[in-house]
RNA sequence: GAACCAUCCGGAGCGGCCGAGAGACCUGGCUCGAUGACGCCGCAGCAACCACGGUUCGGCAGAUCGCUGCCGGCCGAAGGUGCUACUGCCAGGACCGAUGGAAA
Repeated sequence: GAACCAUCCGGAGCGGCCGAGAGACCUGGCUCGAUGACGCCGCAGCAACCACGGUUCGGCAGAUCGCUGCCGGCCGAAGGUGCUACUGCCAGGACCGAUGGAAA
């Protein structure tokens, strides 16, 4: 890399640098952009996928029976990612894409 699983109509922006296109790709729309978009960097924030912590909640298993473990729910947010115009911007399309997890 291919294949697998989950999610993608909710949420969250300021500053500096750069300088012309940008919203992944194709067609058609719509929108953002020299009042500086996109991108990069910094800071801030959002979220809760993984990890971690909590739990007077539910289930299962075990025990030395005032306990322990596992699974799920809920809460938190100091770690690893991710994300912070428009529903993945919209419709159609295609060995579609993105992010996380797991595996290798």
Molecule: SAM riboswitch aptamer (S box leader)
Organism: Pseudarthrobacter enclensis